The RNA shown here (c-di-GMP-I riboswitch aptamer) has 95 nucleotides and comes from a Nitrospirota bacterium. Its mean pLDDT, the model's own confidence on a scale to 100, is 76. NCBI's taxonomy places the organism under Bacteria, Pseudomonadati, Nitrospirota.

RNA sequence: AGGUGACAAUAGCAAACUGCUCGAGAGGGUAGGGCGCAAAGCCGAGAGACCUGAGUUUGGGUGCUUAACAUCCAAGGGUUCGUCUGGUUGCUGAA
Numbered sequence: 001a002g003g004u005g006a007c008a009a010u011a012g013c014a015a016a017c018u019g020c021u022c023g024a025g026a027g028g029g030u031a032g033g034g035c036g037c038a039a040a041g042c043c044g045a046g047a048g049a050c051c052u053g054a055g056u057u058u059g060g061g062u063g064c065u066u067a068a069c070a071u072c073c074a075a076g077g078g079u080u081c082g083u084c085u086g087g088u089u090g091c092u093g094a095a
Stems, first nucleotide, its partner, number of pairs: 005092001012037002017032006035082001041088003045085003048080005057075007
């Protein structure tokens, strides 16, 4: 210096839920809270999952011949880094 990760140490983060708030929604912010986390630090790069309003889109199917309406699928867009993979930065130093 690198790897690994412990009945170690110093720190850190903060699930569910609740209050307030933003958003159409998935979800985000903040305060409390603490399920847990060796990167549960950062990055939407590859996937997975979720949302999608008619004031943010397009095409197709079905209900009913048309319109309206409802619903489903696909594309597009969005969310999730505490789903996985990847990139990048970092504390300690038992075996």